[in-house]
């Protein structure tokens, strides 16, 4: 000086004024006065997890639904830490959808001989059979045929090979030597896998050794299997007061049972009990189990009418800040030692004015002067742990490249 990595920190602060919400005190025909407080690191997204509050039990199954490597952190969680494998990068770092393909299904298009054991599109030998030449030998001699035998050659056909070449995300493990007719774990070295053992480690795994030529691919972010969580709605949950209506209308809707005991008008009536049916339990389905009814009828369907009003829940909290001790770290600590920090309710937390911080042009040797600019994303609505996503400023460490000394 350029290019990246990976973390922290802030988000304005002080005063005047004017105007708002809420605590506390003092006042109180009025509705005054002091004084202390007020929107974020993401309040967004509403994804997850909880805490609360209410549905008898929230109890057991299925069904769906969610995670998904190991050991820790947490109230939990699909989080957050450390580490293991496994991928990317030169590196600082970074990402992982990290159980299982011999439980079963089901897919691999096109290209390519071929896609899970295929059996060859170009090829490469053709040792042994075969085809062709030639040569040589072979009973007494010539020539000239024929047979057979052996030896050189040639293309190749039966055969043989899956090494080379091509297809193609992926095609009988990958690199060398040896071997062979020519190849091929066919041997053999080394990787690689499998597996047994011995170290280290709480584990994942990780090094090291023996031993085996060892290969029945890939996807499960394909249905699935397996391990483990998971009642269900949500602050508009709920809880209480006060008003006011129509404590309305209608439909559906479940026992001619049975026993006892009173009573009595001997066909009733009352309470209790079994039994049978009907309904109700906050996503669907069973059970189980509580309730509530059975015509004076539970609950369920519609229609119709009043209210929509005040309070509470509402802010002390798995709360914050800071030290000390534990841990690699996330984080914990019955340790100390400060702090109280929004509860609005059609919805407060705002307007200007000036210092100052910051930024940005201008002048200036310099001190410094002038001017400008809320100076990013953005507004709490029961809370809190997270995560994902907007975005400005500063800051700290690392890690490559280049140039000077």
């Nucleotide at each position: 000086g350029g290019a990246g990595c990976a973390g922290g920190c802030g988000a304005g602060g002080c005063g005047g004024u004017c105007g708002c919400c809420g605590g506390u005190c003092c006042g109180a025909g009025c509705u005054g006065g002091a004084u202390c407080g007020g929107a974020g690191g993401a309040a967004a997204g509403u994804c997850c997890g909880a805490a609360c509050u209410g549905g008898a039990c929230a109890g057991g199954g299925c069904a769906c639904g969610g995670u998904g490597g190991u050991c820790g952190c947490u109230a939990a969680c699909g989080g957050c830490g450390a580490c293991c494998c496994g991928g990317g990068g030169c590196g600082a770092c970074c990402c992982g959808a990290g159980g299982g393909a011999c439980a079963g299904u089901g897919c691999c298009a096109c290209a390519g001989a071929a896609a899970a054991g295929u059996c060859a599109c170009c090829g490469c030998c053709g040792a042994u059979g075969g085809c062709c030449c030639g040569a040589c030998a072979c009973g007494c001699c010539u020539c000239g045929a024929g047979a057979u035998g052996u030896c050189g050659g040639g293309a190749u056909c039966a055969g043989g090979c899956a090494a080379g070449g091509g297809u193609g995300a992926a095609a009988a493990g990958g690199u060398g030597c040896g071997g062979u007719a020519a190849g091929a774990g066919c041997g053999c070295a080394c990787c690689g896998c499998g597996u047994c053992g011995c170290u280290g480690g709480u584990g994942a795994c990780a090094g090291c050794g023996g031993c085996g030529g060892c290969a029945c691919g890939g996807c499960a972010a394909a249905c699935c299997c397996c391990a483990c969580c998971g009642c269900c709605a949500g602050c508009a949950a709920g809880c209480c007061c006060a008003u006011g209506u129509a404590g309305g209308c209608g439909g559906c809707g479940a026992g001619a049972g049975u026993c006892c005991g009173a009573g009595a008008g001997a066909u009733c009536u009352c309470g209790g009990g079994c039994c049978g049916c009907g309904g109700g339990c906050u996503g669907g389905c069973c059970c189980g189990g509580c309730c509530c009814g059975c015509c004076c009828g539970a609950g369920c369907c519609g229609c119709g009418g009043g209210u929509a009003g005040g309070g509470c829940g509402c802010u002390c909290g798995a709360g914050c800040c800071g030290a000390c001790g534990g841990g690699c770290a996330a984080c914990c600590g019955a340790u100390c030692g400060g702090c109280c920090c929004a509860g609005a309710u059609g919805a407060a937390u705002g307007g200007c004015c000036g210092c100052c911080g910051c930024c940005c042009g201008c002048c200036a040797c310099a001190c410094g002067g002038c001017g400008g600019g809320u100076c990013a994303c953005a507004g709490a609505a029961u809370u809190c742990g997270g995560c994902u996503u907007a975005u400005c400023g500063c800051c700290u460490g690392c890690u490559c490249c280049g140039c000077c000394a």
Record summary:
Bacterial RNase P class A from a Phycisphaerae bacterium, 405 nucleotides, folded computationally. Rfam family: Bacterial RNase P class A. By type it is a ribozyme. Its family is annotated with dimeric ribonuclease P complex, tRNA processing and ribonuclease P activity in the Gene Ontology. NCBI's taxonomy places the organism under Bacteria, Pseudomonadati, Planctomycetota, Phycisphaerae. Of the family's consensus pairs, 95% are formed in the model. The coordinates come from a structure-prediction model, not an experiment, and the mean pLDDT is 76. A source record names the gene rnpB.